Source information:
The part of an RNA shown here (small-subunit ribosomal RNA, central domain) has 346 nucleotides and comes from an uncultured bacterium. The coordinates come from a structure-prediction model, not an experiment, and the mean pLDDT is 81. RNAcentral holds the full RNA, with entries from ENA and SILVA.
Context: one part of a larger RNA
This record gives sequence, structure tokens and C1' cells, in this order.
RNA sequence: UUGGGUUUAAAGGGUGCGUAGGCGGCAUUUUAAGUCAGGGGUGAAAUACGGCAGCUCAACUGUCGCAGUGCCUUUGAUACUGAAGUGCUUGAAUAGGCUCGAAGACGGCGGAAUGGGACAAGUAGCGGUGAAAUGCAUAGAUAUGUCCCAGAACCCCGAUAGCGAAGGCAGCUGUCUAGGUCCUUAUUGACGCUGAUGCACGAAAGCGUGGGUAUCGAACAGGAUUAGAUACCCUGGUAGUCCACGCCCUAAACGAUGAUGACUCGAUGUUAGCGAUAUACAGUUAGCGUCCAAGCGAAAGCGUUAAGUCAUCCACCUGGGGAGUACGGUCGCAAGACUGAAACUC
Repeated sequence: UUGGGUUUAAAGGGUGCGUAGGCGGCAUUUUAAGUCAGGGGUGAAAUACGGCAGCUCAACUGUCGCAGUGCCUUUGAUACUGAAGUGCUUGAAUAGGCUCGAAGACGGCGGAAUGGGACAAGUAGCGGUGAAAUGCAUAGAUAUGUCCCAGAACCCCGAUAGCGAAGGCAGCUGUCUAGGUCCUUAUUGACGCUGAUGCACGAAAGCGUGGGUAUCGAACAGGAUUAGAUACCCUGGUAGUCCACGCCCUAAACGAUGAUGACUCGAUGUUAGCGAUAUACAGUUAGCGUCCAAGCGAAAGCGUUAAGUCAUCCACCUGGGGAGUACGGUCGCAAGACUGAAACUC
């Protein structure tokens, strides 16, 4: 490289938007670039292959023929692809009206718990553990009551639920805003799919500047445990956890399963609609789940939400270790990220 693969054996990019490129619905006309057919030219010699011949044979040599992917030219063919044109409505998109659910971002307002403060009342313990001790407490703690303050997170509802491209998103209300879906027709007329480079988003931790700091809590300190205990347990506690702005760009970023389209028995739950009748909810559209047939699979299992049968495009894999390391480069304030070997060894 070919081939074969990518849920779990190596292998799907964290996710989207989208450039180039690749691929692309139905009908028809023209063209004839690709494609196909015929003719012509070229395709040096030697070599190779076949016949014959010459050295006594052979190697070797001579001669004739064949072959020669390809390229050029010419005459045609027109199914498919391309190009140009015309038309279509099934793909796709847009519009209008209606209904429902959820979330993000911004602004404002209130509640349980926790911690703190003030006051009241009250006395000797509280706290913690396997047991203790450190710790707090007669300078009046803990427990109780009233009032106040602060920050963070939202019990019940709550679900095998919902929404979002993914990361992710939960108290309540208002404003702004985006997407999907359902019903109804109408409009455009292939406007589509995928998508290298690129751009944007991207949990947690971490970084910078400025705030904030109730809780929890790396580091750290002390108390225990222990042979030791740089731990597990306990008492404290800084960074952090929260906010604004700017970085970082990684995760078992997982469904360990790329996107889109078509096709292939059924059963059942559920969410959002539409909805026939005889009001029992049939049927249907779009999702989210569970269990199975065929089929697939090494098996576990998957099974209309495919890992089945096909098509298009992208990404990735090629024995283990060395190693996601070194070097170089790009990015970053740094931490580091991305790209990414080899020697050697089994």
C1' cells in the first nucleotide's frame, strides 16, 4: 500500500457551524468532456516470448514474427457521469395560525437550614469517637426564646420524567432571546448530505486582576490509631468553593457506539400534540424507555433509537513495552495542551 476493521480485543474526532473538496431527486432537449466501439499514427534498439538458423551441443549469437498497459488523431454510439437549457414535486427550506414542555443569559423580590451578632432566661458541662483526646465552656458555653446580619445552595413536587449540539441545565416571578415539535394549508423548486483546513462552544481542577467568604475544605497544625502512620478517624484551618472580566481547552468529554438518508416481524410503557367514532380513548406525528422475530455478533449482547440490509462523506486503527515520552514546531502568564518519533527490547 492493498485488504480488513473501529460497543467491550488497536481504532469514532468532546460538540457544533461551515470553506474547499467528495457525493447527490424525477422528466426531457442539446452537446459529446468522461465512457464505449471501429480506423490510422506512434509506442527506438537491445531485453522478454515464439519459430528458424550459426558456433560439434549449450551458454552465446543471428534472423523473422508476436507482444507492447499507454499517448495522439479520426469516424461513430449516447445508456450512465459531466456541461448547457427547460420543466416537475416526492427531498429540503420558508411562511402563517394554534397548542404544549423545558432550559440558558440578564434584572428584581421573598422562605427552610448553616454560621455569626444583640438581648432574655438558665447552669455545668458541651462536643467528638470503636474508645478517647486535642477543642469550646464559670470572662457563663451547649440546649431554649425573640430580633438582626451574611454568604451559598434550592427540601417536598421529582419520575425508568423534560430540554439542549455537546459540556450541561431545578426555589418563585417579570423582561429579553434561541431552537425543536404538532396541526393546517400555501410558497420556492433540488435550494440537499457530508465536511480536510478554519471558526465558535466546551464539566471539574488550575491561572491573572478586582470583589466576596456562610458552609465545606487540598495544603498546614494539633489530637488519636499504629511497630511506624507524612494516611484512614477527630478538632481546627489557608488556597479554593461564589461573583465580574480575561485565560486554560482537558475528562471513563461514555451509548466506551461519527453524521445523513432508505429499507426490514411484533409487544409494551411514557412525554408533547392532532384526533375517529358508540366518549371506552382507536388511529396518527415527533421524541424518550423496556422486551422480542428475522438478521448480525467471538461471545456478552444489538435488534425500526441496530451492533440488521444498503448508499454517501468525514475521522481513526495496524503486536506489547519504550511513549502520549524525546526532539522540533504552534498555542499558553504559567500549569501545560496540540502535533508526535526512533534506538533498544520482548